[in-house]
Molecule: small-subunit ribosomal RNA
Organism: uncultured bacterium
């Protein structure tokens, strides 16, 4: 920096990613070289070989080759000195390995050692005199399996011993110098102490004493060095002193005695973890993490203990003891220690050769030659890392083949390849051949390097391609298989899975995993926060600590300047140089932020001394107050009791009931009792540190404000621990108990109701004393101080003024409102800060688990306090925004309710749907917005469904080949599709040879490309449609406001049918909607006058029939008219109310017209269409059947139930729309009728159709009827190939249910409802009672907006945004996971007490043994040993603590697709929520 919480936004906050690194490992792949690196795990156990020896110039002995001499010719003597076991010297304490232990007996840095030692090395001074006795080797004897010994005898030394001598040595004492002391120096004196005349041919080297140096080592001091307080007290050699011992040396280092100290909140003691550092890695830095290789230090060497030797060890390849393990054994005893180099086993994700050489560098010994050296130098293995090189270069388009994609045109792979020319790093072969070495000596090594030859020849992979993050398409799969770092992808069109093509990145590597730092300002010193996101302790007093007013002087701890020493080397950085370059290496410089120390400065902080008054406190004064404690007193009310009056109810609720009451309630009056709380005043008011405090009076008492300015003189602020107070509930003891009231009982409500409501009612509430110590203990805001605009209230105190008031102005302190700057994520805060600063304290670091478990402390208990982890999620959260929603609010509208009229729901039938049935009952439509819907016509057809029979380039289209004109007709089989046979027939155009050829069209046959599909997906789509809704809304430009989502405009006040208009306004103007423009109806005018009309004139068959006319009606085109225009009133205006005029008045009535969008609404079966599927079938043809079934349920209708009616009669009236040629059909005739015969007229203002209700008269007289017409029978008519399934109609007969319809529900506000008929589309006919139109007759009602439904605007709450059909809580059941408790049990570690007590040092120590010296020769001195003692390892017994594993059972927690029960929370969440 990015991704991820949301519908979107800002913030908080976690998770994740991009970077760098590694002693790495794993997967795929792998050409070369250089330089590095390579058991991080089992400090597990180790076979085998090697890793420390050397010196003959210390010594005795051994004595090879060879040489000389003598001769007996293989013997003797002499020389020689290879070789070596032993004595002796030096080394073995270095080098090499590892990191177990260790939190300080360690390391780093700086000091001290006058408190010390120091082999080999260097320098200086002096010396080396005289003697002696042994022991190995060796020889002999002998034990043992072995390891290894025993005894006797001989022997040398630079091995050992005695004496002499000696200084500046050691010890003691005396004097003296320096010195505060400690101590140091000088002089003297007493005592003590040494040696190898050894080695060698010379030179030389070795030995002793003392001193100095160098080196190395020991000791001490200061500072720094991980986590944990759920470790708070630890300590008896402990702390100090005196004396002694001990050491190289100071010291409780050890011991005796004395004293009682020492350490600790600046973290003692305990627990866990861990070698430390230079450095390494990351980071801008500060920091963080780390401590491989290299280098310094430490520790360790199978585990534990111990000392010896030595200059140095308590000793990796030494000794002793104990233990575990392994091996040998003759069973009696012995041997061993790879954390040296290789190597093998084991462990593990994982780490190499049983190599070469001492050539170089270094080490040990030696005089040297030289020997030894798994140190070291090299080689081998490993892409483990870093660096370098290569896998070819140039040209080359028909943009080849192949692959992939495709819109089928092409694009891409791609100059890539092929092909042509060139080069040879590398490779292979051959030849030459270093430096490393100063005279000799080269493991590496015939290596590096050089030359020649061959020939593009030997050499490219890995990961990724949804976003972060560079890179996209096809196929397969179909919430499967799988992917995934986070978000997430996959349910039939996956750029996210798998494959392919293409692309991107890096490259001999590339990815993954693990770990570290970074990003993370996500522990914040640099550099964060705490009103609401996590976070201010409930409040105060105050200890330690931190911080602290003004002036003067001194000091110099902090601070600053400067010098010196140190800060190892390597590393990092800079420069230069060397390997062909680089990595790598070398040289020089710089740096190493540090520490120590000397000198200086004195502003600030500190310290010391003195002074001051502004902070703080004291004193005095008069006021305010529900501040606290105790005591006393009062009235109102509730309840109870007693008595009186009085009678039937009272009480309670939404409604009731439980309850009280005729044994007298309730009501009312009087009196009595008792407890609790204190109306009004009362308030944004007052007091208190907070909790909290409310009748009145008295006593005691705390604090604050104001005024005066007398006193003290910084006495202050904060405050870890500590202490005190701390609502309510609760606990203990004793009282008290009126009302209220957990628990509990009853009544209701309810599906249930362990609740809400009601009737009762116990703890408790009250008092005293003692505990508890928590609250949403809140201003969710720690305390203190200073500074930073105002205005308006209010409480307490003071001052000033004059107009003396219930006044005005002002000041200090408290308490509120509003508001600027500033702050804030926003909300908001704003002199009472959440502003600007300082000081101190407390607290936070994702959500859940969890304020839980365990442990500790407190408590009588309840519980409080302190306070985790495993596991799990990618969020949890704050503020604000838009919307939706609310059993929130306000306003408004609608046949929404109300007021009315008529229906549906009951009957019969029609029709559609569900269900059922069926071979099939084709398919679709499903709340409103499916159900007389698609369907404006299912007997066949339609038809998509079923059964049966058939066809396969197909019923139809395009292309190819062949043949033939095309075509028409007849007969036969078959249910038909179709099949068979026969007859007729020969066209059009062009060329010319005049009867041939070619072409077009058509038909038939064949072949494959293809046709075809009412098959799937309306959740892939277009188009069309429904609905909200003809509701009044929906937007965007510019500007402004806001960090932003967004807001404003569009809100507000009015008004309207309307976001209609007006006014106002940080908005202004605009768009889609509204309205208008369009059509019809209503009035008039103009034009026109047939098929229309007929006022006047004429004729007449009396019919506008005819002449005539176009006045009227009408027809159909164009205009006019209506605009709140006029008047009155109201109003600023818009507009409203009323009136006039007018055919029409406030949108005149109706229609068409449907904003942004919603419902993944409907339709793949109108059509079109992507993808998928079928292809002798899911396609096509035919016959028959089905779509019409029928216990049932629902919707929509028709007809009725009758008298506002039925029936009959009447030649009694009056319409409009629309239709008509395969048609409508008149007059006439036949039939009861449907209809038939026949056909005038009409392609229509000309012809065709009786309008019906109505009206008039008659009858029926309230009945299942003269209502009603279902059902059924018979006979017919019409259409049609055909009326069985399955048509309509007619006549006669039959005459069912039904007497106005439960709950519920629908439509309608005027030419409307209701009622009456007429017409049309589809159509052969019809199921039409449907649908679409037309006219006739023609009502009732609307007070009004409380309620139901739907909608609009504003506002409010919100945990909803898939938007309340939302979200969401808890128990239970099931699965899995981690965890607490748990009778116990098994280990580990530590500690205490007691017992045992190896080896060893030390102390004692023989009567045993005894070479050096002495001796009087007897012995003595001295030494050694057995043995004894102190200390102590291992071990044993018992106790305690800590910790780990397991554990029947059990507790809660988390996760999970879906389950059960309720509905607690979010809206007033339906009882406000919460602590």
């Nucleotide at each position: 920096g990015a991704g991820u919480u949301u519908g979107a936004u800002c913030c908080u906050g976690g998770c994740u990613c991009a970077g760098a690194g590694u002693g790495a490992a794993c997967g795929c792949u792998g050409g070369c070289g250089g330089c590095g690196u390579g058991c991080c795990u089992a400090a597990c156990a180790c076979a085998u070989g090697c890793a420390a020896g050397u010196c003959g110039a210390a010594c005795g002995a051994u004595g090879a080759a060879c040489c000389c001499u003598g001769c007996u010719u293989g013997c003797a003597g002499g020389g020689g000195g290879a070789u070596u076991a032993g004595u002796g010297g030096c080394g073995c304490a270095c080098g090499g390995g590892u990191g177990a232990g260790u939190a300080a007996u360690a390391g780093a840095u700086a000091g001290c050692u006058a408190a010390u030692a120091u082999g080999c090395c260097u320098c200086u001074u002096g010396g080396a005199g005289a003697g002696g006795g042994a022991c190995a080797a060796c020889a002999g004897u002998u034990g043992g399996a072995a390891a290894c010994g025993a005894c006797u005898g001989c022997u040398a030394a630079u091995a050992c011993c005695u004496c002499a001598u000696a200084u500046u040595c050691c010890u003691g004492c005396u004097u003296u110098u320096c010195a505060a002391a400690a101590g140091a120096g000088a002089a003297g004196u007493a005592g003590g102490g040494a040696a190898a005349c050894g080695a060698u041919u010379u030179a030389u080297u070795g030995c002793c004493a003392a001193g100095a140096g160098a080196u190395u080592a020991g000791g001490c001091u200061a500072u720094c060095u991980c986590c944990u307080a759920u470790c708070a007290g630890c300590u008896a050699g402990u702390u100090g002193g005196u004396g002694a011992g001990g050491u190289a040396a100071g010291a409780g280092c050890u011991c005796a005695c004395c004293a009682a100290g020492g350490c600790a909140a600046u973290g003692a003691c305990g627990g866990g973890u861990a070698u430390c550092u230079g450095g390494u890695u990351u980071g801008a830095g500060a920091g963080g993490a780390u401590g491989a290789u290299c280098a310094g230090a430490c520790a360790c060497a199978c585990u534990g203990g111990a000392a010896c030797u030595g200059a140095g060890a308590c000793a990796c390849g030494g000794u002793c003891c104990a233990g575990a393990c392994u091996c040998c054994u003759a069973c009696g005893g012995g041997a061993g220690g790879c954390a040296g180099c290789a190597g093998a086993g084991g462990g593990g994700a994982a780490u190499a050769u049983u190599g070469c050489a001492c050539a170089a560098u270094g080490g040990a010994g030696g005089g040297a030659a030289c020997u030894c050296u798994g140190a070291u130098g090299c080689a081998g293995c490993a892409a483990c890392g870093c660096c370098g090189c290569g896998u070819g270069g140039a040209g080359g388009a028909u943009g080849a083949c192949g692959g992939u994609c495709u819109u089928c045109g092409g694009a891409u792979u791609g100059u890539a390849a092929a092909c042509u020319c060139c080069u040879u790093u590398u490779a292979u072969a051959u030849g030459g051949g270093a430096a490393g070495a100063u005279a000799a000596u080269g493991a590496c090594g015939g290596u590096a390097c050089c030359a020649u030859a061959u020939g593009a020849a030997u050499a490219a992979g890995c990961a990724c391609c949804g976003g972060c993050u560079a890179a996209c398409u096809c196929c397969g799969u179909g919430c499967c298989a799988g992917c995934a770092g986070c978000c997430g992808c996959g349910g039939u069109a996956a750029u996210a899975c798998g494959g392919a093509g293409g692309g991107u990145g890096c490259a001999a590597g590339c990815g993954u995993u693990a770990c570290u730092c970074g990003g993370a300002a996500u522990c914040a010193c640099u550099g964060g926060g705490c009103g609401u996101a996590a976070a201010g302790a409930g409040a105060g007093u105050g200890u330690a600590g931190g911080c602290g007013g003004a002036c003067u002087a001194u000091u110099a701890a902090g601070u600053c300047u400067u010098g010196u020493g140190u800060g190892a080397a390597a590393u990092c950085c800079u420069a230069u140089g060397g390997c062909u370059u680089a990595a790598c290496c070398a040289u020089a410089g710089a740096a190493c932020g540090g520490c120590a120390u000397g000198a200086g400065a004195a502003a600030c902080u500190g310290a010391u001394a003195g002074u001051c008054u502004a902070g703080a406190g004291u004193a005095u004064g008069g006021a305010a107050g529900a501040g606290g404690a105790a005591g006393a007193u009062g009235g109102a009310a509730u309840u109870a009791g007693u008595g009186g009056u009085g009678u039937a109810g009272g009480g309670g609720u939404a409604a009731a009931a439980u309850c009280c009451g005729u044994a007298g309630a309730g009501a009312u009056c009087a009196c009595u009792a008792g407890g609790a709380a204190u109306a009004c005043c009362g308030a944004a008011a007052g007091c208190g540190a907070a909790g909290g405090c409310g009748a009145u009076c008295u006593u005691c008492u705390g604090g604050g404000a104001c005024a005066u300015u007398a006193c003290u003189g910084a006495c202050g602020c904060u405050g870890a621990g500590a202490c005190u107070c701390g609502a309510a509930a609760g606990c203990g003891u004793g009282g008290g108990g009126a009302g209220c009231a957990a628990a509990c009982g009853g009544g209701a409500u309810u599906a249930g109701a362990u609740a809400c409501c009601c009737c009762g009612g116990u703890a408790g509430u009250c008092c005293a004393c003692g505990c508890c110590c928590u609250a949403a203990a809140c201003g969710a805001u720690g305390a203190a101080u200073g500074c930073u605009a105002g205005u308006c209230g209010u409480c307490g105190g003071g001052g000033a003024g004059c107009u003396u008031g219930u006044c005005u102005c002002u000041u200090c302190g408290g308490u509120g409102a509003u508001g600027c700057a500033g702050u804030u994520a926003a909300c908001a805060c704003a002199u009472u800060a959440a502003g600007c600063a300082u000081u101190c304290c407390g607290c936070c670091u994702g959500g859940g688990g969890a304020g839980u478990a365990c442990g500790g402390u407190c408590g009588c208990a309840a519980g409080a306090u302190u306070a985790a982890a495993a596991c799990u999620c990618a969020a949890a959260g704050g503020a604000a925004u838009a919307g939706g929603c609310g059993g929130g609010g306000a306003c408004c509208c609608g046949c929404a309710c109300a007021a009315g009229u008529g229906g549906u729901g009951g009957a019969g039938c029609a029709u559609g749907u569900g269900g059922u049935u069926u071979a099939a009952u084709u398919c679709g439509a499903a709340g409103a917005u499916a159900c007389g819907c698609g369907a404006a016509g299912a007997a066949c057809c339609u038809u998509a469904c079923c059964c049966a029979g058939c066809c396969u380039u197909g019923a139809u289209a395009u292309c190819c080949c062949a043949a033939u004109a095309a075509g028409a007709g007849u007969u036969c089989a078959g249910a038909g599709a179709c099949g068979a046979a026969c007859u007729c027939g020969u066209g059009c155009u062009a060329g010319c040879u005049u009867g041939c050829u070619a072409g077009a069209a058509a038909u038939u046959g064949g072949u494959g490309a293809c046709a075809g599909g009412u098959g799937c997906u309306g959740c892939a789509c277009g188009g069309c449609u429904g609905u909200c809704g003809u509701c009044a809304g929906c937007u965007a430009g510019u500007g402004u406001c806001g960090u932003g989502a967004g807001a404003u405009g569009u809100u507000g006040g009015g008004u309207u049918a309307a976001g209609u208009c007006c006014c106002g306004c940080a908005a202004c103007g605009a768009g889609c909607g509204c309205a208008a423009c369009c059509c019809c109806c209503g009035u008039g005018a103009u034009u026109a006058g047939u098929u229309g009309c007929u006022a006047a004139c004429a004729g007449u068959u009396c019919g506008g029939c005819u002449g005539a006319g176009c006045a009227c009606u009408c027809u159909a085109a164009u205009c006019a008219g209506a605009c709140u225009g006029c008047c009155u009133c109201c109003g600023c205006a818009a507009g409203g109310a009323g009136g006039a005029g007018g055919a029409a008045a406030g949108u005149g009535g109706g229609g068409a017209c449907g904003a942004c969008g919603u419902c993944a609404a409907g339709u793949c079966a109108u059509c079109a269409u992507g993808g998928c599927c079928c292809u002798u079938a899911u396609g096509g043809c035919u016959g028959g059947g089905g779509c019409a079934a029928c216990a049932c349920a629902c919707g929509u209708g028709c007809u009725a139930c009758a008298a506002u009616g039925g029936u009959a009669u009447g030649u009694u009236a009056c319409a409009a729309u629309g239709a008509g040629a395969g048609g409508c059909a008149a007059u006439a005739c036949c039939g009861c009728g449907a209809g038939g015969u026949g056909g005038a007229g009409c392609a229509a203002a000309u012809c065709u159709a009786u309008a019906a209700a109505a009206c008039a008269u008659a009858u029926c007289u309230c009945a299942g009827u003269u209502c009603g017409g279902a059902u059924u029978g018979u006979a017919g008519u019409c259409u049609g190939c055909a009326a069985c399934u399955c048509g309509a109609c007619u006549a006669c007969a039959u005459g069912a249910a039904g007497c106005c319809g439960g709950a519920a529900u629908c439509a309608c506000u005027a030419g409307u409802a209701a009622u009456c008929g007429c017409a049309g589309a589809u159509c052969a006919g019809c199921u039409a009672u449907g649908c679409u139109g037309c006219g006739g007759u023609g009502a009732a009602u609307a007070c009004g907006u409380u309620c139901c439904c739907g909608g609009g605007u504003c506002u409010u709450g919100u945990a909803c945004u898939c938007a309340c059909c939302g979200c969401c809580c808890g128990u239970c059941a099931c699965u899995c996971c981690a965890u607490g408790g748990g009778a116990g049990u098994u280990g580990a570690u530590u500690u205490c007490a007691c017992c045992c007590g190896a080896a060893a040092c030390c102390g004692g120590g023989a009567a045993g043994c005894u070479a050096a010296c002495c001796u009087u020769c007897g012995g003595g001195a001295g030494g050694c040993u057995a043995c004894c003692g102190u200390u102590c390892a291992c071990g044993g017994u018992g106790g305690a603590a800590u910790u780990a594993g397991c554990g029947a059972c059990u507790g809660g927690g988390g996760u999970g697709a879906a389950g059960u029960c309720g509905u607690a929370a979010c809206a007033a969440g339906g009882u406000a929520a919460c602590c």